SAM riboswitch aptamer (S box leader) from Winogradskyella echinorum, 126 nucleotides, folded computationally.
RNA sequence: AUGUUAUCAAGAAAGGUGGAGGGAUUAGACCCUGUGAAGCCUUAGCAACCCUUAGAAUUACUAAGAAGGUGCUAAAUUCUACUUGAAAAAGCAAGUCAUUUUUUGCAAAUUUCGGAUAGAUAACUC
Numbered sequence: 001a002u003g004u005u006a007u008c009a010a011g012a013a014a015g016g017u018g019g020a021g022g023g024a025u026u027a028g029a030c031c032c033u034g035u036g037a038a039g040c041c042u043u044a045g046c047a048a049c050c051c052u053u054a055g056a057a058u059u060a061c062u063a064a065g066a067a068g069g070u071g072c073u074a075a076a077u078u079c080u081a082c083u084u085g086a087a088a089a090a091g092c093a094a095g096u097c098a099u100u101u102u103u104u105g106c107a108a109a110u111u112u113c114g115g116a117u118a119g120a121u122a123a124c125u126c
Stems, first nucleotide, its partner, number of pairs: 003124006013043005021032003026081004044073003049069002051065005077118001082115002085113003091106004
């Protein structure tokens, strides 16, 4: 680096070094940052993907665990962007003798819930 599968609103920080940026990328918003950013090192912790143990036993599943391999330790993956998905205001048309209301259709600001894309991590794979 390719593909597949699973997860991504929970959880968990101190010290040293460093010296101005950082929050993946593009744009916008918002936020963190000289009360010290990124990076690097040490220690600690979180979680439970791989893993360990038990449930007779393979797969699967359930429960417990944390020695080892990763990962992670501001804010939802910080939020938004895409959408013939669902709901839906104003408006327009029909209907009504007629105003309002109601009904049906169109349409859609905006909001919410989904989905997609992208990304991150793990396991497997080429």